């Protein structure tokens, strides 16, 4: 430092990552070397070896082994032979010989208590630091003094005997440096101070000066090593004190040898260490006691430090040796490789009885994720014994084995572009892998491997001389020096040269963000990923594959672990109005903390100094191994402890002092303070009595209730309880809950003025205590209103509620309890300091101008507001500002304020208070928007006010739905439904059924052929097939070519086949609403705001004004076009007033009129009064065809609705290809029990019939409009005049008006629906067309709840006319006649626009969410009980041992008066004691049928509690 709550924002806060590291495991991969580490689990059990032995210079000896000596026997060879054999006598060699060299086993020394393992216990009899006095210390140094004379046993051997062993008993015999007395006693130990007591061992080497015998030996001399007493000194070790040293209070009281003392005892030594007497005391909230956990340091990892974790190897300490318990010996052990007992468990037995302990080194099994070899060697460094050579050493050194970390090497360089082939990718060109394969040459050879040469690790000790020393002494010894022959596990060491060749040597993870690094393909919320957000639902840079990249690299990568980012427990260095957090409020213990001046001390403080803080470690600075890692020298550090000195400013202590803090006195104020007593009036209910008569009450309406048994109104009168209107006020009291009539008493506190006093007495406050609404509890009382509970009566889907009528606890009194509130200013008490202005109450003082005044001041209570402060929101002398003091909470949400335990309480229930589990949030203040059954302000044909409809009926028409073999498909609240569709008999056509086709019905590209086209006939439903006729064409460079048809062959065609949620493109809708934005600037930490609010006014964000905004865009509005008036140019096909002429603008004529179609005029609030702010505008007014936007129309902002449309068209991606493509013929889109929706036409007299008369506009015509005249009753036919058009047609407008006839009826309204007849149109009118005409006459008599449309040339009502079209509109779309009513108005209703307001909502109310149930899982309490662990207390029980006693037996040394005796040994026996047992409690873990409540799941189930007034304001 990041991610990750939000639409966005800050903040608060969890979660996670980046970092370092490890005795590690685990996948994938593996060249080398140095180097150091390698059972963390079962203190779990162990097979074989090995790991402690030496010493013959302590000793009695002689089993092995040698060497000498002796030498039975055999006997090579040699001589001589009588050939029988004698002699010799090399060689083998029995025996004997401890004289030698040595040495089994034994005795006796030493040593086996060192080294080596492991950490189980252990919270302190441990460690750490730092001191102490009351101790011991084998070898070792030094120092003093000795080392004399005896005695008596005992292993070993020999014999015997039990016994399977193991191992024991007897007997007979012997030695010491084994054992035991005498003597001696400088020192030493005791002592009554007089004494008294206590030692010793010799052995080995060498001499012969001197004495005795004399071969030689004895004595003696000497030297060494030994030995004894003692002293000091080194080591080492025990013993005590201080301070440090994990968690848990849901462990708060623990302790009888327990604290002292005193006399004994014991001990190396202090002491309750032990016994006996006395004493009653010791320890503990600074946490005794108790449970859980643990070996402590030095280090180690980490971290900026401070701290945290942690104690594996290396070093100091402790502990511990199968598990318990003892103690012996020893100088030292209660003793890993010693004894005894015990209890497991293992082995061996002949069944009697024995052996055994790897937490030493390999090694096995087992456990487990997981940890090596049953190696060499004592060369070297140390050890033990030893005079000394030496033995002996699994200590150690060194190999082995693992990539376990650490640290180094290497695994090639260089050149060369056809940028090769392949791979991936692609916009189709290219681009990447890539100077990379590869190739040529070219270079190098480090490690590996061959081969050869080669340090240092070696000092010593032993031989021999030679000089000193010792010495009688040229012996010995010892020293030192010279000179010989020797001592290497490792090791084929290390390094060094030499050969030869790119040759023998890359892999892992990971690529959405964090976080460096991007594409194809595959899958389709599947399979999977995933540290955290989170990705996957058909275009996945996030799954799995590939290319490419990117980061480590002999490794990478995951897991687990620790610290750190994390100031997220905050000492360094956090907070507590609203995020989690201030006890509901005093009083007060302990303990913190304290005013002002002086002296003195030196606890703390500040300095020096000195000891001390092992070594290594870790830093710094050198050296050595080729560097490094590692090793090694010297330095600093080791922040600490302790000793002492030295200053005294602060803190402390102690002395005496001040008076500002604090309190006391004196005299006033002002109060719903507090407690008890009494008392008042209203007003409500009951009762009682009068008058009085039908109703009364109560709601949105009602109803239950009450009332003719007189009720409700009234008016007198009782009766009872409760509460006190006005006064009354962000007034007042109180520590706070809280306190209101009025009087008295008792009582507490505050304030104010002035002087006087005490003299620091203050503050805060764990625990303590007392206070504490309201609901509830208990016991007597009380009861007039209110009203849980509960009836009832509405509401309602339901209503266990909101509303009504009743109506008991309860609210009132005492008294005891409970102790909890959103006990609140969500804001702990004190105490000081920091700008102002405006209220109020309560006290003083002053002023004067005497007031309902102003000023000063002090104690409160309140509104604004500067600085600061805050995350914002607010706070702001009453702080949340700046400080000091001292308490109390707080650490993600959720489980939970639960459980479980402990106090408390009759109970309800408080208090104190967890874990599992489970989510990535959860919260806090602000924005910006939607939303509100919030609010203001407006405005629309939105309501009202009017006119007409539409739901009723027939009938057209679309849609549902059904039906069908298809009813082809889309549209579906407003905004699908006479919508696509401006027109379905076939065709359209997309839909069925059935017959056909496969390069295709339609496009391009080859190849072949053939003009192309056409006539006719057969077969067939028809598409098709077959045959038949005419006809050989244009261009030309004569090669060919274009165009058009057949065939063939493949790329390809086709698709109205899906996905409008992959798009484009057009489109509907809010809405022609008046909004939507931007830039600069400002303000705001920021999202944002301002501008765009606001005051006016407009149809409009139109304008004016104000203004930290000032400006600007897209919309409003103009600006187009039609239409109103007028002017002017033109006057044909148009028109006709004048003049002619006419049946007729017909024709002459004319241009004024009309029109027609060109250009202009004009209207702009210009002008006038008024109102408004001197503005904008508005209201009236005159002109004026027209007047405030004249009237329409085109014209639709940012955007919204995954709003429509893949079937207009285009278009990714999927599909289909002898079909989902194409042709054909008949079907079918027109079906019919219902529903809706748009519409026609009616129900009549404002009208139907019939007959006369008149006025339009806008159109449309050549495959057309069709005129005149004929012919049909008609529809229409026949004929074709005109006309591509102001000239001809189409074309008679109707409605109107005159006149008449019909008189309220199912009609002389209506015209459906059937019969018949026919007309047009087209191949064809069954299915399924229009029309005509006779004839038939249905519903229908004005429409239910409900809805639609319109504000003036409108609505209504008339008829005309287009576009599609062969025919076929009641529908669309224009048109023009006639021509209205009605708008007080904005309260509702719809919809919108602007400001404000709340929000748990941002998918935005169609939002959000809450609880039971029901269904799965998970962990948890409870639970009769149940089975383990520890462990108190009370008893038994009593191995082995020690120690105390001893009446029994034995007994060598000393003593002896000879008789015993001292002593000692077994033996019983007392005492403490381990296993063990019994009773009883405690606690802990596990496990229980059953049940509680909690979480968490897919779109159950029921209602809507909560967010807006959330539809009853929440808590």
């Nucleotide at each position: 430092g990041a991610g990750u709550u939000u639409g966005a924002u800050c903040a608060u806060g969890g979660c996670u990552c980046a970092g370092a590291u490890u005795g590690a495991a685990c996948g994938c991969u593996g060249g080398c070397g140095g180097c150091a580490u390698g059972c963390u689990u079962a203190a779990c059990a162990c097979a074989u070896g090995c790991a402690a032995g030496u010493c013959g210079a302590a000793c009695g000896g002689a089993a092995a082994c040698g060497a000498u000596a002796u030498g039975a026997a055999c006997a090579a060879u040699u001589a001589c032979u009588u050939c029988g054999g004698u002699a010799u006598g090399a060689g083998u060699g029995a025996u004997u010989a401890g004289g030698c060299g040595u040495c089994g086993a034994g005795u006796g020394g030493c040593g086996g208590a060192c080294g080596g393992g492991u950490g189980a216990g252990u919270a302190a009899u441990a460690c750490g630091u730092a001191g102490g006095a009351a101790u011991c210390u084998a070898c070792c140094c030094a120092g003093u003094a000795g080392c004399g004379g005896g005695g008596g046993a005992u292993a070993g051997c020999c014999c015997g005997a039990a016994g399977a062993a193991a191992u024991u008993c007897g007997g007979a015999u012997u030695a010491a440096u084994a054992c035991c007395g005498c003597a001696u006693a400088c020192g030493c130990u005791c002592u009554a101070c007089u004494g008294a007591g206590g030692a010793a061992a010799g052995c080995g080497g060498g001499c012969c000066u001197c004495u005795u015998c004399u071969u030689g030996a004895a004595a003696g001399c000497u030297c060494g090593c030994a030995c004894u007493a003692u002293u000091g000194g080194a080591u080492g070790a025990g013993c005590c004190u201080a301070c440090g040293c994990c968690a848990g209070a849901u462990u708060a009281g623990c302790u009888a040898g327990u604290u002292g003392g005193u006399a004994g005892g014991g001990u190396a030594a202090a002491a309750g260490c032990c016994u006996a007497c006395c004493a009653a005391g010791g320890c503990a909230a600074c946490g005794a006691u108790c449970u859980g956990u643990a070996g402590c340091u030095g280090g180690u990892c980490u971290g900026a430090g401070a701290g945290g974790a942690u104690g594996a190897g290396c070093a100091g300490c402790c502990a511990c040796a199968c598990u318990g318990g003892a103690a012996c010996u020893g100088a030292g052990a209660c003793a890993c490789g010693g004894u005894c007992c015990a209890g497991a468990c293992u082995c061996c037995u002949a069944c009697g009885g024995g052996a055994g302990g790897c937490a030493g080194c390999a090694g096995u099994g087992g456990g487990g994720a997981a940890u090596a070899u049953u190696g060499c060697a004592c060369a070297a460094u140390g050890g033990g014994c030893g005079c000394a050579a030496g033995c002996c050493u699994g200590a150690u050194g060194c190999a082995g084995c693992c990539a376990u970390a650490c640290c180094g090497c290497g695994u090639g360089u260089g050149u060369g572009a056809a940028g090769a082939a392949g791979g991936c990718u692609c916009u189709a060109g290219g681009g990447u892998c890539g100077a990379a394969g590869c190739a040529c040459u070219a270079c190098u050879u480090u490690a590996a491997g061959c081969a050869g040469g080669g340090a240092g690790g070696a000092a010593g000790g032993c031989c021999u001389a030679a000089u000193g020393g010792u010495u009688a002494a040229u012996a010995u010894c010892c020293a030192u020096u010279a000179g010989g022959a020797u001592u290497g596990a490792c090791g084929u060491u290390a390094c060094c040269u030499g050969c030869a060749g790119a040759a023998u040597a890359a892999g892992c993870a990971c690529c959405g963000g964090c976080u460096a690094a991007c594409u194809c393909c595959g899958u389709g919320c599947c399979a999977g990923c995933a540290g955290c957000c989170g990705c996957g639902g058909u275009a996945a840079u996030a799954c799995g594959g590939a290319g490419g990249g990117u980061g480590c690299a002999a490794g990478c990568g995951u897991u687990a672990a620790u610290c750190g980012g994390a100031a997220u427990u905050a000492c360094u260095g956090g907070g507590c109005g609203u995020a989690a957090a201030g006890c509901g409020c005093g009083c007060g213990u302990a303990g913190g903390c304290g005013g002002u001046a002086u002296u003195g001390u030196a606890a703390g403080u500040g300095g020096g100094a000195u000891g001390u803080g092992a070594a290594a470690g870790c830093c710094c600075c050198g050296g050595g191994c080729u560097c490094a890692a590692c090793c090694u020298g010297g330095g600093a550090a080791c922040u600490g402890c302790a000793u002492u000195c030295c200053a005294a400013a602060c803190u402390g202590c102690a002395a005496a002092a001040c008076u500002a803090g604090a309190g006391u006195a004196u005299g006033g104020u002002a109060g719903a303070g507090g407690a008890u007593a009494g008392u008042g009036g209203a007003a409500u209910u009951u009762c009682c009595g009068g008058u009085g008569u039908a109703g009364c009450g109560g709601u949105g309406a009602a109803a239950u209730g009450c009332g003719u048994a007189g009720a409700g109104a009234u008016c007198g009168g009782a009766a009872g309880g409760a509460a006190c209107a006005u006064c009354a006020g962000u007034g007042g009291c109180g520590a706070a809950g809280g306190c209101g009539g009025c009087u008295a008493u008792c009582u507490g506190g505050a304030c104010c003025a002035a002087u006087a006093c005490u003299g620091a007495c203050g503050c805060u406050g764990a625990g303590g205590u007392g206070c504490g609404a309201a609901a509830g509890c208990g016991u007597g009382g009380g009861g007039a209103g209110c009203a849980a509970a509960c009836a009832g009566g509405a509401u309602u889907a339901g209503a266990u509620a909101c509303c009504c009528u009743g109506g008991u606890a309860g609210u009132c009194c005492a008294c005891g309890c409970c102790g909890u509130a959103a006990a609140c200013g969500a804001u702990g008490u004190c105490a000081a300091c920091u700008a102002g202005c405006c209220g109020u109450u309560g006290g003083g003082g002053g002023g004067c101008u005497u007031g309902u005044c102003c000023c000063c001041u002090u104690a409160g209570u309140g509104g604004c507001g500067c600085a600061g402060c805050u995350a914002a929101c607010g706070c702001g002398a009453u702080a949340a500002g700046u400080u000091g003091a001292c308490c109390g909470c707080c650490u993600g949400g959720g489980g939970a304020g639960u459980a479980c335990g402990g106090c408390c309480g009759c109970a309800a229930g408080g208090u104190u208070a967890a874990a599992a589990c489970u989510c990535a949030a959860a919260u806090g203040a602000a924005u910006u928007g939607a939303c509100g059954g919030g609010g203001g302000c407006c405005c629309g044909c939105a309501c009202a006010a009017g006119c007409g409809g539409u739901g009723g009926a027939g009938c057209a028409u679309g849609u549902g739905g059904u039906u069908u073999a298809a009813u082809u498909c889309g549209a579906u609240g407003c905004a699908a439904c006479g919508c696509g569709a401006a027109g379905a008999a076939c065709c359209u056509u997309a839909c069925c059924a059935g017959g056909u086709c496969u390069u295709g019905a339609c496009a391009u590209c080859c190849u072949g052929a053939a003009a192309a086209c056409u006539u006719a006939c057969u077969a067939g439903a028809g598409a098709u097939a077959g045959u038949u006729u005419g006809g050989u064409g244009c261009c030309u460079u004569c090669g060919g070519g274009a165009a058009u048809u057949c065939a063939g062959u493949g790329a390809c065609a086709g698709g109205u086949g899906c996905u409008g949620c992959a798009u484009g493109g057009c489109u509907g809708u809010c809405g022609u609403c008046a909004g939507c934005u931007c830039g600069u600037g400002u303000c705001g930490u920021g999202a944002g705001a301002u501008g765009u609010u606001g005051g006016g006014u407009u149809a409009a964000g139109u304008c004016c004004c104000g203004u930290a905004a000032c400006g600007a865009g897209c919309g409003c509005a103009a600006c187009c076009c039609c239409u109103a008036u007028c002017c002017u140019u033109a006057g044909u096909u148009g028109c006709c007033a004048u003049c002619a002429u006419u049946u007729a603008g017909u024709u002459g004529g004319g241009g004024a009129c009309u029109c027609u179609a060109g250009g202009g005029a004009g209207a702009c609030u210009g002008c006038c009064g008024g109102u408004g702010a001197c503005a904008a505008a508005c209201c009236g007014g005159a002109g004026g065809a027209a007047g405030g936007u004249g009237g329409g129309g085109a014209u639709g902002a940012c955007g919204u609705c995954a709003a429509g449309u893949c079937a207009u068209c285009a278009u990714g991606g999927c599909c289909c290809u002898u079909a989902u493509g194409a042709c054909c013929u008949g079907g079918g889109c027109u079906a019919c029990a219902c529903a809706c929706g748009u519409g026609c036409u009616a129900c009549a007299a404002u009208g139907g019939g019939c007959g006369g008369u008149a006025c339009a506009g806008a159109g449309a015509g050549c495959a057309g409009c069709g005129a005149c005249c004929c012919c049909g009753c008609g529809a229409g036919g026949g004929u074709g005049a005109g006309c591509a058009a102001a000239u001809c047609u189409c074309a008679c407008a109707a409605a109107a008006c005159c006149g008449u006839u019909c008189u309220u009826a199912g009609u002389c309204c209506g015209g459906a629906u059937u019969g018949g007849a026919g007309u047009c149109u087209g191949c064809a009118a069954c299915u399924c067309g229009a029309c005509u005409c006779c004839a038939u006459g249905a519903a229908g008599u004005u429409g239910g709840a409900a809805u639609c449309g319109c504000u003036a040339g409108u609505a209504a009502u008339c008829g005309c006319g287009u576009a599609u079209c062969a025919g076929a509109a009641u529908g669309u779309c224009g048109c023009g006649g006639u021509g209205a009513a009605u708008a007080c108005g904005u309260u509702c209703c719809c919809g919108g626009g602007c400001c404000u307001u709340g929000u748990a909502c941002a998918c935005a109310c169609c939002g959000c969410c809450c609880g039971u149930c029901a269904c799965a899982c998970c962990a948890u309490g409870g639970g009769a009980g149940u089975g383990g662990g520890u462990u108190g207390c009370a008893a038994a029980a009593g191995a082995a041992g020690u120690g105390g006693g001893u009446a029994g037996a034995c007994u060598a040394a000393c003593c002896u008066u000879c008789g015993g005796g001292a002593g000692g040994u077994c033996g019983c026996u007392c005492a403490c004691c381990a296993c063990u047992u019994u009773g009883u409690g405690a606690u802990u873990c596990a496990u229980g049928a059953c049940u509680g409540g909690g979480g968490u799941g897919a779109a159950g189930u029921c209602g809507u509690a909560a967010c807006a007034a959330g539809g009853u304001a929440a808590c």
The RNA shown here (small-subunit ribosomal RNA) has 1515 nucleotides and comes from an uncultured prokaryote. The coordinates come from a structure-prediction model, not an experiment, and the mean pLDDT is 84. The sequence is in RNAcentral, with records from ENA.